[in-house]
RNA sequence: GGACAGUUAGUUCAGUGGUAGAACGCUCCGUUCACAUCGGAGAGGUGGCAGGUUCGAUCCCUGCACUGUCCACCA
Repeated sequence: GGACAGUUAGUUCAGUGGUAGAACGCUCCGUUCACAUCGGAGAGGUGGCAGGUUCGAUCCCUGCACUGUCCACCA
């Protein structure tokens, strides 16, 4: 330098045009002498950034950034 994949809640990931979800974690309540387990409730996201298309974008298009894999080149 080139190709491809990825970037969504604290973590791991789903969703792929119609007002964003799960599991784990966290907080509170119940259960216990207490802890754990278990049950219930709750908080938490300008969706990597900036534009474009659209009535409407996490989803489509463009550029940039970052991460990973592979290839090439130089010394």

Model confidence (mean pLDDT): 82 of 100. The RNA shown here (transfer RNA) has 75 nucleotides and comes from a Candidatus Staskawiczbacteria bacterium. It matches the Rfam family "tRNA". Rfam classes the family as a transfer RNA. Lineage of the source: Bacteria > Bacteria candidate phyla > Candidatus Staskawicziibacteriota.